[in-house]
Molecule: small-subunit ribosomal RNA
Organism: uncultured organism
RNA sequence: CGAACGCUGGCGGCGUGCCUAAUACAUGCAAGUAGAACGCUGAAGGAUGAUCUUGCUCUUCUGGAUGAGUUGCAAACGGGAGAAUAACGCGUAUGUAACCUGCCUGGUAGUGGAGGAUAACUAUUGAAAACAAAAACUAAUACCGCAUAGUAACAGUUGUUGCUCUGACAACUGUUUGAAAAGUGCACUUGCAUCACUAUCGCAAUGGACCUGCGUUGUAUUAUCUAUUUGGUGGGGUAACGGCUCACCAACGCGACGAUACCUAGCCGACCUGGAGAUGGUGAUCGGUCGCACUGAGACUGAGACACGACCCAUACUCCUACGGGAGGCAGCAAUAAGGAAUCUUCGGCAAUGGACCAGAGUCUGACCCACCAACGCCGCGUGAAUGAAUAACGUAUUCGGAUCCUAUAGCUCUGUUGUAAAAGAAGAACGAGUGUGAGAAUGGAAAGUUCACACUGUGACUGUAUCUUACCAGAAAGGGACGGCUAACUACGUGCCAUCAGCCGAGGUAAUACGUAUGUCCCGAGCGUUGUCCGGAUUUAUUGUGCGAUAGAGCGAGCGCAGGCGGCUACAUAAGUCUGAAGUUAAAGGCUGUGGCUUAACCAUACUACACUUUGGAAACUGUUUAACUUGAGUGCAAGAGGGGAGAGUGGAAUUUCAUGUGUAGCGCUGAAAUGAGUAGAUAUAUGGAGGAACACCGGCAGUGAAAGCGGCUCUCUGGCUUGUAAUUGACGCUGAGGAUCAUAAGCGUGGGGAGCAAACAGGAUUAGAUACUAUGGUAGUACUCGCCGUAAACGAUGAGUGAUAGGUGUUAGAGCCUUUCCGGGGUUCAGUGCCGUAGGUAACGCAUUAAGCUAUUCGCCUGGGGAGUACGACUGCAAGGUUGAAACUCAAAGGAAAUGACGGGGGCCCGCACAAGCGGUGGAGCAUGUGGUUUAAUUUGAAGCAACGCGAAGAACCUUAACAGGUCUUGACAUUCCUCUGCCCGCUUUAGAGAUAGAGUUUUCCUUUGGGACAGAGGUGACAGGUGGUGCAUGGUUGUUGUCAGCUUGUGUUGUGAGAUGUUGGGUUAAGUUCCGCAACGAGCGCAACCCCUAUUGUUAGUUGCCAUCAUUUAGUUGGGCACUUUAGCGAGACUGCCGGUAAUAAACCGGAGGAAGGUGGGGAAGACGUCAAAUUAUCAUGCCCCUUAUGACGUGGGGUACACCCGUGGUUCAAUGGGUGGUACAAGGAGUAGCAAGUCGGUGGAGACAAGGUCAUCUUUUAAAGCCAGUCUCAGUUCGGAUUGUAGGCUGCAACUCGCCUACAUGAAGUCGGAAUUGCUAGUAAUCGCGGAUCAGCACGCCGCGGUGAAUACGUUCCCGGGCCUUGUACACACCGCCCGUCACACCACGAGAGUUGGUAACACCCGAAGUCGGUGAGGUAACCGUAAGGAGCCAGCCGCCUAAGGUGGGAUAGAUGAUUGGGGUGAA
Repeated sequence: CGAACGCUGGCGGCGUGCCUAAUACAUGCAAGUAGAACGCUGAAGGAUGAUCUUGCUCUUCUGGAUGAGUUGCAAACGGGAGAAUAACGCGUAUGUAACCUGCCUGGUAGUGGAGGAUAACUAUUGAAAACAAAAACUAAUACCGCAUAGUAACAGUUGUUGCUCUGACAACUGUUUGAAAAGUGCACUUGCAUCACUAUCGCAAUGGACCUGCGUUGUAUUAUCUAUUUGGUGGGGUAACGGCUCACCAACGCGACGAUACCUAGCCGACCUGGAGAUGGUGAUCGGUCGCACUGAGACUGAGACACGACCCAUACUCCUACGGGAGGCAGCAAUAAGGAAUCUUCGGCAAUGGACCAGAGUCUGACCCACCAACGCCGCGUGAAUGAAUAACGUAUUCGGAUCCUAUAGCUCUGUUGUAAAAGAAGAACGAGUGUGAGAAUGGAAAGUUCACACUGUGACUGUAUCUUACCAGAAAGGGACGGCUAACUACGUGCCAUCAGCCGAGGUAAUACGUAUGUCCCGAGCGUUGUCCGGAUUUAUUGUGCGAUAGAGCGAGCGCAGGCGGCUACAUAAGUCUGAAGUUAAAGGCUGUGGCUUAACCAUACUACACUUUGGAAACUGUUUAACUUGAGUGCAAGAGGGGAGAGUGGAAUUUCAUGUGUAGCGCUGAAAUGAGUAGAUAUAUGGAGGAACACCGGCAGUGAAAGCGGCUCUCUGGCUUGUAAUUGACGCUGAGGAUCAUAAGCGUGGGGAGCAAACAGGAUUAGAUACUAUGGUAGUACUCGCCGUAAACGAUGAGUGAUAGGUGUUAGAGCCUUUCCGGGGUUCAGUGCCGUAGGUAACGCAUUAAGCUAUUCGCCUGGGGAGUACGACUGCAAGGUUGAAACUCAAAGGAAAUGACGGGGGCCCGCACAAGCGGUGGAGCAUGUGGUUUAAUUUGAAGCAACGCGAAGAACCUUAACAGGUCUUGACAUUCCUCUGCCCGCUUUAGAGAUAGAGUUUUCCUUUGGGACAGAGGUGACAGGUGGUGCAUGGUUGUUGUCAGCUUGUGUUGUGAGAUGUUGGGUUAAGUUCCGCAACGAGCGCAACCCCUAUUGUUAGUUGCCAUCAUUUAGUUGGGCACUUUAGCGAGACUGCCGGUAAUAAACCGGAGGAAGGUGGGGAAGACGUCAAAUUAUCAUGCCCCUUAUGACGUGGGGUACACCCGUGGUUCAAUGGGUGGUACAAGGAGUAGCAAGUCGGUGGAGACAAGGUCAUCUUUUAAAGCCAGUCUCAGUUCGGAUUGUAGGCUGCAACUCGCCUACAUGAAGUCGGAAUUGCUAGUAAUCGCGGAUCAGCACGCCGCGGUGAAUACGUUCCCGGGCCUUGUACACACCGCCCGUCACACCACGAGAGUUGGUAACACCCGAAGUCGGUGAGGUAACCGUAAGGAGCCAGCCGCCUAAGGUGGGAUAGAUGAUUGGGGUGAA
């Protein structure tokens, strides 16, 4: 907001209500009226009379209802709708000296005298009907002549006057034209009055007509249109001007200030919205106006129509029909159908207002007034008020305490708006009319009439309505939407990227404040939401009021120039613009403001008020115009100057190529490396000579010049522009510039010649996975010239042109003055160019900055989200290629700019690390051990997955462990708390069945006590529960790995930037280090680094037992006495700090070297791990939210499994041997452990072991012989005396148990393997390598893990490269951050569009044919009452016929916008 839809709905007032199909319409009504114009008809009633009669019937008179007709007026208003119309249609303001106007008003003058018809009616005929024909009769305010007339009309003459000089007025002359003596009342020969009528006038009114200025949608992918078209003369026509129409003459007229064409549309007052306004949108209701009335055409009547409810004709449609023919037009009020998201009653009344007719009463009136329906809108009222805490119950959530719903309910006390019932009951009513009375005027003899006043009579659809009074009961009256942000308002459950929500951002993948439901809350409230439309916000079309350097969209490639726009200085004039006063208009309604009336408001009444336009008076600064001057803008002249400016002609040398000849011989050429190529037919190289074409090294420059494109050897000829100086001359002559025309690199096209080099295409050679490329060898168009075309480039300073003024500094080019200077030169000024830096200023920032992107003002061009697309169609242009102009559908919510922080780079700089390099030893090969994968299986439980999973969780799976599997069992449970009952135990022992769990039998039997019972234990039962190595490490805590022991990560204050941010933390040095020094718009601080802690290296001191033994004794033996010096143990100390010296560096920090010292620049190790990253690992250590299981996913037990085995991989130990193996002898540790244990010693065994057994709870005893090493002798390079797997036999140990599945020993067996491909790993010193020893776990089981000591190297030039990391800088279209982002084809699906042989229905014209009705014209031999005429006849009129015009129709070829079309083209979107 004229709304619609969804949910809901108490009342009243005032408004509003087919926006779509101008689609079709049943039925009823919407325009009649006048008897005081006329003739008929002649009801009721009344009176009279007759029939013997009261009743019935009839006669006469009266009366005037009804019905149609003639006539007059109205029907052209009122009411409806918006199809057409882009127009003088509308709005506004004029004009008409170019006009009309019924009824009404005022003035003037009149209303005399005749006539002939006709409807109705009557009788007849035809027809289904509609209706028609013909005969006879009749009236008028119907019709027709005659008389009378000027201040009327027309024509002419004269005068006066005038605003636009075609006008007005006056006088005169001529011509022409009319009527109803009706009607009514009274009077009664004539008259009075009323109502009509006729002529005419008004600078009367009202309504209309016409002309004109200005304004009034979009498209130029519509640029030319026009033949009655433009004008003239003359006829005709009109109320009137006019090409309005016709004949003739002329050839005009409109148009980039947008004609013509096409699309759309009734216009306005006003309404809506935001707003400061300008604008923008709309044109419902109300009002003005226009157009229309089924579609198209036409006229008649009339004052007025080309007529909504009239006529004629044509088409379409509907209806009736007797098939011959007829009827109709709701876009009037209701109603119906259809269409649609959607819009009401087939109501009442003329009481009011208004209209038609009428003398009046009155009649008619779907106008109008009312009522009905609809929350459609606006406004108002109500659905109760006060009190009331046990804060009841339910619901919801919960931290289980309480909270919330909630004073809300209940209860108690009130009120009665509304409601229900009853009683009363308005205003809207005024007139007019009738009757009566009175007054005045006119006439006047009166009556009647008219005007005025008073009284009475009488009129209400709404309606028994508004309103008021009384009674009654809280009784009958609340919903809708929302609750992630914008945006006021949150929780639970359900769902699990599903279902769904969504205005934008977005939400949903198992803890959703976003979905659905519920509690609660918020907003509005008889409504609330949604959808649609319009304005606003949007300065996002910008006149007010944006922009165009880049990068955001945007400066035409460049100049010339018509139109247009703008324009220096002085003065006079003018007054178009401008400013100002006044007048007129701007309808009413609406709006603003004030006041008033409905209880209030909405609503209504009243008063006041505006923009704008027109006319007019004034002002004169500015703009304009006219005139006259000026010189500074702009030209001209004179004197100089520089220049790759242009055109033409000539000419020069170097170089390439090629040809000829000589010398000369095997290579040349090319590349990252090659090959193709050329060369013994003599190349390359070298020398001489010739030919030909193209380009002009050095100079050469941020230098010059040109409008731009562009221009470069030298000379000549012709020629354009520029600069400087001067101030003679013209006197604003200027700037810009839509269209237009001109120039315009390269490529390309046409013609003709030319062709050295270079070189698209092309060829073969390389490169490569491929290589239609890069590279190399050849090579054609082309490149050069001539004459034409094309008209585009990152045609760029990505910056249009021109004017004015606005700090400087420093270069450079061409000039002109000044000062100085012997010369060279130097200094300063100015003008025109060309560069750099920089202030103010402006800019989003970057950057610009007298060569502006700053300030001022002029003008042109261009832009308005990304894609589609510079595409399609059309037009223009071109030989073509193409160019110029230039959309839409559809799709997305972004695309884009500048700058910031990170990350990244096969970017740059600096630096570090066993990162590389230099070395040593391994892995990868073999067999074995162990772990993962895979496979298998009833199960092979599970986790870990690049570095940072894989001898990892597991510091030790035969049972147990164990979580997986099969069979057997239990169900308040193996474990915890609580309750009830019973028992007195429980445990242990014996025994039966069973694989065992378990089941049964037997034996045994507690403590306290107030004697009630209790403690404790067992059994049984009940419900809460218990239990889960079930899921989620992407819900978590805690813990851990990794980056990384890398040097980083931050903060306060300040400064800076519009801001994100920056600075500090960057820079110059230095360090292992953001370690430290210096500098600096920064100054401080924190977490990290370092240090503090532990071990170790030297030493002092204290203390000496279990340790030690120098001295004194003693022993087999530190064994014992003795001692605590030494070693050692473990407490406390010292020591090392660049402290000292020299040098280098910046006089710093620091580095290098040295001294001293046990140790020197962090002495060597360890612990210690910043902000963060990896949704890293772990729910199976533990804890924990949520979910899941509950006679099982819990619990028990037996057995088997985790130990499987075509295979791949990781980690180890043992090897392949002589630096060795084996045998014998012999030497030296450290650090641990030990009573469910270590075990000496003795005996015995080949050995593993075993038997007996001292000592040690530990510096005492044991483990405990360390091994490599050293000394002897053996083996002699072999699958071996290497290597030891595998297997057999026999034993041992642990343990309920050794089969699946342990370890050890002896004897025998004796695989593979002879040093390991690609690749890959560790280590910088007591390190690697090598050798043994111990411990944890553990009944037993160690090649693994954690520790210990012995022996004990090599190498590091160095930072180019690989990997990783740190700092600075740079680029970025990345930010999940390069494992990023992202382009195109192909395939699939969908969508819109273009082309398309065509097909199809429209639209507007044109040409021709045909041509209804009808006006006009002609004709009118036919017909004819009024007038003339005695008559014949005439005048006039009519039918008919003919002609022009013409609607519809037909034919034809074109135009134009659509729809559709096999196929086809590109485009968009989507999933992977």